[in-house]
RNA sequence: AGAGUUUGAUCCUGGCUCAGAAUGAACGUUGGCGGCGUGGAUUAGGCAUGCAAGUCGAGCGGAAAGGCUCCCUUCGGGGAGUACUCCAGCGGCGAAAGGGAGAGUAACGCGUGGAUUACCAACCCCCAGGUUCGGGAUAGCGGCGGGAAACUUCAGGUAAUACCGGAUAAUGUCUCCGGACCAAAGGUGUGAUUCCGUCUAGGGAUGAGUCCGCGUCCUACUAGCUUGUUGGUGGGGUAAUGGCCUACCAAGGCAUCGAUGGGUACCGGGCGUGAGAGCGUGAUCCGGCUCACUGGGACUGAGACACUGCCCAGACACCUACGGGUGGCUGCAGUCGAGAAUCUUCUGCAAUGGGGGAAACCCUGACCGAGCGACGCCGCGUGCGGGAUGAAGGCCCUCGGGUUGUAAACCGCUGUCAGUUGGGAGGAAAUUCUAGGGGGUUCUCCCCCUAGAUUGACCUAUCUUCAGAGGAAGUACGGGCUAAGUUCGUGCCAGCAGCCGCGGUAACACGUACUGUGCAAACGUUAUUCGGAAUCACUGGGCUUAAAGGGUGCGUAGGCGGCUAAUUAAGUAGGGUGUGAAAUGCCUCGACUCAACCGAGGAAUUGCGCUCCAAACUGAUAUGCUUGAGGAAGAUAGAGGUGAGCGGAACUAUGGGUGGAGCGGUGAAAUGCGUUGAUAUUGGUAGGAACACCGGUGGCGAAAGCGGCUCACUGGGUCUCUUCUAACGCUGAGACACGAAAGCUAGGGGAGCGAACGGGAUUAGAUACCCCGGUAGUCCUAGCUGUAAACGAUGAGCACUAGGUCGGGGGGACUUUUAUAUCUUUUCGGCCGAACAGAAAUAGUUAAGUGCUCCGCCUGGGGAGUAUGGUCGCAAGGCUGAAACUCAAAGGAAUUGACGGGGGCUCACACAAGCGGUGGAGGAUGUGGCUUAAUUCGAGGCUACGCGUAGAACCUCACCUGGGGUUUGACAUGCCGGAUGCGCUACCCGAAAGGGAUAGCACGCCUCUUCGAGGUGGAACGGGCACAGGUGCUGCAUGGCUGUCGUCAGCUCGUGUCGUGAGAUGUCGGGUUAAGUCCCUUAACGAGCGAAACCCUUGUCCUUAGUUGCCAGCGGGUAAUGCCGGGGACUCUAGGGAGACUGCCGGUGUUAAACCGGAGGAAGGUGGGGAUGACGUCAAGUCCUCAUGGCCUUUAUGACCAGGGCUGCACACGUCCUACAAUGGUGUAUACAAAGGGAAGCAAACUCGCGAGAGCAAGCAAAUCCCAUAAAAUGCACCCCAGUUCGGAUUGCAGGCUGCAACUCGCCUGCAUGAAGCCGGAAUCGCUAGUAAUCGUGGGUCAGCAUACCACGGUGAAUGUGUUCCUGAGCCUUGUACACACCGCCCGUCAAGCCACGAAAGUGGGGAGUAUCCGAAGUCACUUCGGCAACCCUUAGGGAGCUAAGCGCCGAAGAUAAACUCCGCGAUUGGGACUAAGUCGUAACAAGGUAACC
Repeated sequence: AGAGUUUGAUCCUGGCUCAGAAUGAACGUUGGCGGCGUGGAUUAGGCAUGCAAGUCGAGCGGAAAGGCUCCCUUCGGGGAGUACUCCAGCGGCGAAAGGGAGAGUAACGCGUGGAUUACCAACCCCCAGGUUCGGGAUAGCGGCGGGAAACUUCAGGUAAUACCGGAUAAUGUCUCCGGACCAAAGGUGUGAUUCCGUCUAGGGAUGAGUCCGCGUCCUACUAGCUUGUUGGUGGGGUAAUGGCCUACCAAGGCAUCGAUGGGUACCGGGCGUGAGAGCGUGAUCCGGCUCACUGGGACUGAGACACUGCCCAGACACCUACGGGUGGCUGCAGUCGAGAAUCUUCUGCAAUGGGGGAAACCCUGACCGAGCGACGCCGCGUGCGGGAUGAAGGCCCUCGGGUUGUAAACCGCUGUCAGUUGGGAGGAAAUUCUAGGGGGUUCUCCCCCUAGAUUGACCUAUCUUCAGAGGAAGUACGGGCUAAGUUCGUGCCAGCAGCCGCGGUAACACGUACUGUGCAAACGUUAUUCGGAAUCACUGGGCUUAAAGGGUGCGUAGGCGGCUAAUUAAGUAGGGUGUGAAAUGCCUCGACUCAACCGAGGAAUUGCGCUCCAAACUGAUAUGCUUGAGGAAGAUAGAGGUGAGCGGAACUAUGGGUGGAGCGGUGAAAUGCGUUGAUAUUGGUAGGAACACCGGUGGCGAAAGCGGCUCACUGGGUCUCUUCUAACGCUGAGACACGAAAGCUAGGGGAGCGAACGGGAUUAGAUACCCCGGUAGUCCUAGCUGUAAACGAUGAGCACUAGGUCGGGGGGACUUUUAUAUCUUUUCGGCCGAACAGAAAUAGUUAAGUGCUCCGCCUGGGGAGUAUGGUCGCAAGGCUGAAACUCAAAGGAAUUGACGGGGGCUCACACAAGCGGUGGAGGAUGUGGCUUAAUUCGAGGCUACGCGUAGAACCUCACCUGGGGUUUGACAUGCCGGAUGCGCUACCCGAAAGGGAUAGCACGCCUCUUCGAGGUGGAACGGGCACAGGUGCUGCAUGGCUGUCGUCAGCUCGUGUCGUGAGAUGUCGGGUUAAGUCCCUUAACGAGCGAAACCCUUGUCCUUAGUUGCCAGCGGGUAAUGCCGGGGACUCUAGGGAGACUGCCGGUGUUAAACCGGAGGAAGGUGGGGAUGACGUCAAGUCCUCAUGGCCUUUAUGACCAGGGCUGCACACGUCCUACAAUGGUGUAUACAAAGGGAAGCAAACUCGCGAGAGCAAGCAAAUCCCAUAAAAUGCACCCCAGUUCGGAUUGCAGGCUGCAACUCGCCUGCAUGAAGCCGGAAUCGCUAGUAAUCGUGGGUCAGCAUACCACGGUGAAUGUGUUCCUGAGCCUUGUACACACCGCCCGUCAAGCCACGAAAGUGGGGAGUAUCCGAAGUCACUUCGGCAACCCUUAGGGAGCUAAGCGCCGAAGAUAAACUCCGCGAUUGGGACUAAGUCGUAACAAGGUAACC
């Protein structure tokens, strides 16, 4: 510090997600040790049990228990004393601290800084002074009772540092300034002025109380709140101010700077994160506040309205004798419950601290420690060194190897931790006791020194003994982000997933193994916070089109504000000072071996207060100024506004004339109107609405908007001149006003147009588009509504920043003047454009540039401008305006394509113009379908269908069989055995394959060789193991080959340039071409693959060469023939060359390219034809040509054989053949080719046969021989328009050929038979010249089989010279919501499932108040006829005073009532979101087929 994700790609906007750090955590897997921390976050839910606050006998009366001493004793015990000790009691101090929790609280609660002349204080310290004389009670105790208990009545008697009175009285309090008033307690000790207490004042320390400035969450879908309320006076109350309380008086107080209400929440130091600013948080530790079962209340006290005190009410729980009582773990442990989740009913007062005490000492769940939990942080270990045969095993493999991996084994070493053995510092001395000494003048008090004795709950540093590598490694991940990949299994299944996304048979993404990577006693997951996120933007964002400028104005509050001299000092700047607790964090040291943890010092604590100084700027006060703003005067343009009047054209209606059959309307029609006279035409009348031409990116207005003419009233602007005022300004939350169209209310009006509605068409439908009608409305008046794509999608104002040009209004200068022109100035309205800006498109002095001020608005898409609440409206509806849920995008601009029922240009047998076909018939053939045991398989629009198949009777062959056999195999290689053997002729079973068996013949490898012998190296053979084999699957795993667009003219690259970029340019434009062919222009210049050319063939000529070809001339010969000698002239053959290049001429064109015409020429503009097929597209075709990965099969899916099938036939389609006839058919005669083929071949001649053919047989491996007669044409003859002398299907008979074999299932011949068919519906195909059409010939395949295919020549046309349309293609341009690219995308209803939400008769609960009633405890007030010892008065009776009880105000809980608010449930209902393949249509995206949208 960034990364992934919207797209085919790009830039931007924008959300989602990830990498980091953290946690009082939880869960999963795993788990060696130690140190330091930390641990009920949920139910402030309920709690058994134990402990958590006592102490003082040196305040008191005392003696229940125990101890000690003495006495008695029945030996059980009893009595007395002592005060060692001490229950209970009186009294004092403490119990208000410490400890726990965070429910409440949005508040002077907290924080910070101040105030207190408006206050208090026990214990402690300092200082001054005192401590006198008396009195009466009451607990305990003993006695009589009540009660289950808790507890308690009565009378008797007793003490005090308990209580009370008198005296004394200032430095205290009050005061009218004369004066008045106020206290006490003793204890210890032989002994107290001196020690411990006690009283009165003053001061301090410390701790409380109260008040104030500032700061302190969300919500306006809470806008008004308040009656003790705000203030005053008198009184009361308090320690103290104060409506704190009360009586009276006044009517205030708070609030958009957010009152009141609602929700949530303890606050701070700090903690987490972050570069910071911030954001989040408030565990542990510290400070403050609040609470103690819930609510209320006071008492006591220095202090409480009191956690382990009291009273009352309530809920809950327990005891009970049913009468009544008791309790409060949010103390420490512990328990139940709820929960994802949080510990021991431990030890000790040894240390630190607290309470009491003179002290010893007692108490202390504060605290110190231990235990449990990897909950966190930190540290240590699980060994170290050597060790290659790179062992075995595992995994992968191209089978060679690689990897695990120096890892292990093995060798050597060490001894941390844990274990074991034995020592042991420290936390503890400023403790306590005893003794001695010294000091404080004296002391019972205090301090110091010495000696001895004494105190450790718990922990243990560290040292040491022993043994031995021994006891100690996991977890997550490996597609990208993100470090790290292979195998197998699975087959959109199982599953994964933080985001993008993986999985449908080769998964680096699932599961598994191996291996690798990260971290490590942990590792992952989940949750949450901050960060990244500049994604709420103070630092630090935006608003033309991405979300976002209010429809417009006026203006209140507020914010901001011109020049100038002066004063002030609020802001501001600087210095000083107080405070900002400690801890934390940072820096530097120190100390536990280090670290975590801890100790010390420093800086910091950005804040607040006080004070001094400055006076530039802002503010305030205030003097002037004129440039901002306004006013006055003169002039001026205009559809600015309101009202009234007037006008003509058109339209419709109406009445009259003319006229006579249609009109009207449409793509075409129909509805409609018309002989009762329409339309048309003519001149009258009436009515309403709108104002042609002028008219213009012209004008005016704030916007909406404004258009005939005239008048009246009226708003604003502009220009000129400056003589006025003197900052009066800008913006503007609320508020107010205006505000198109449609709509609403009431009343008019109504010609035309025209929602709804009716009819006619269109259509599959047509509730539409088109047509005929037509109501509301449109118009006027008075109101309402308040919205629009109310748009420049651009808020207002001011200033600054190059220009050019056009238009509207005004002024000036110049030419002597007028006009015009020119120049200049101001204002308004446009266009182009520099800089700059912008994601780009674009904007650009009319900014979207550069700055300032103010307002409005935005924060992913959908849900949704919806629901709810409020408010406005007559209604329709407007304004304000969410959430749940859901998606990973939605979006902007631009790019390249593709597409368009967009445009332009151009081309093609694309159409048109022609010729001939197909579709109808019969047949052939292929396909589908059907059938079948099988009818093998593939090919499927063009680009499958006479295709693979250049030829299925067997074979081919892949298919089938009630089939028959075979298994290392039909074929290959290796290992083993070892001459065993192969071939031929015979035998048996059999359909054959195959199996079995025995003879004969002949043959055969090598070595040494003389025969012969030997050899097992090779071949054959046999057996087993490896393996062979597969036309089995996957063409969507592939190579190769092929089809198609398309022989269309395109497809790209380098460098440069432009653009942020994808990309563009080049390749566009103007011409031209068959062509991206060429030329010109040009930020392009060049180049490549294509086009062209080169190649083959054909057309002319030349040359060379003449055999098998040719034969003019010469010669020979024949019945005849290049037959022969010869010849190279010619044809021809096959080598080489020439020729054609827009080269020449004219015209057009840009002086170009080129085109048009012409000459010459065999050929003229590519001469004709062929081969040749760019980048790519179609997951096109082919695993059945071949090759090949993977999978499957292995006595079978291999190999062999027999037979069948691929030929099967109600039917449909494609491609062909033959026809339907006279341009013909038949017969006869007769002419002219080219190109091929031939040895398992072509076969002449001759003979036979009607013929197919047969027999015999010459020649020929071919310019020699053969196939081999070309046919159409032509001559002659017949046929005479008919189902025929057309047509030939079908069938019968008889033959021929090939072949082991023609039944299924071949071809041919002869005779006979003689079907359909008389030119073919919709539709559709080919062809532009030696072409179509027509005629025959040959070849491949092949034993045989051709209407197919591939070639060859013969005869030989017609039409077009155009591009409107159909189809396809190319280029440019345009639109796009498409990119799987229009066979695209996509909308809505309905149907199904599921989810959340709204409404809803109602229903259940919570909260906070209000009003009324009732009214506990209790303070206060009143009363007190009952009660009362001391004290005061007394006439001695009593009084005064106090008080139980009573009563009054207030008052908690409770009850009732009507409203408010929140939450839950709710039959039914509404829309919404989501969900591979449901229904209906096709609304949008292209002119989306009616432009779309508001």